A computed fold for a 71-nucleotide RNA from an uncultured Erysipelotrichaceae bacterium, annotated as transfer RNA. Its mean pLDDT, the model's own confidence on a scale to 100, is 81. The sequence was found in a public genome assembly. It matches the Rfam family "tRNA". Gene Ontology term of the family: triplet codon-amino acid adaptor activity.
RNA sequence: GCGGCGUUAAUUCAAUGGCAGAAUGUCAGCUUCCCAAGCUGAAUACGCGGGUCCGAUUCCCGUACGCCGCU
Numbered sequence: 001g002c003g004g005c006g007u008u009a010a011u012u013c014a015a016u017g018g019c020a021g022a023a024u025g026u027c028a029g030c031u032u033c034c035c036a037a038g039c040u041g042a043a044u045a046c047g048c049g050g051g052u053c054c055g056a057u058u059c060c061c062g063u064a065c066g067c068c069g070c071u
Base pairs, nucleotide, nucleotide: 001070002069003068004067005066006065007064010024011023012022013021018054026042027041028040029039030038047063048062049061050060051059
């Protein structure tokens, strides 16, 4: 220098154009003499900038970071 893959919640991961989800964690409540466990609820995210589209996490272009391969 070229190519490929990845980037989504605090963490680990889903979601192939139509309401952004799960588990764990955190917080609150219930339960308990207390703790733990259990039950209920809540808060927190689509790497960034553009484009296409009625509508983009998803498609296209650029870019940042990480990993792998080639030279």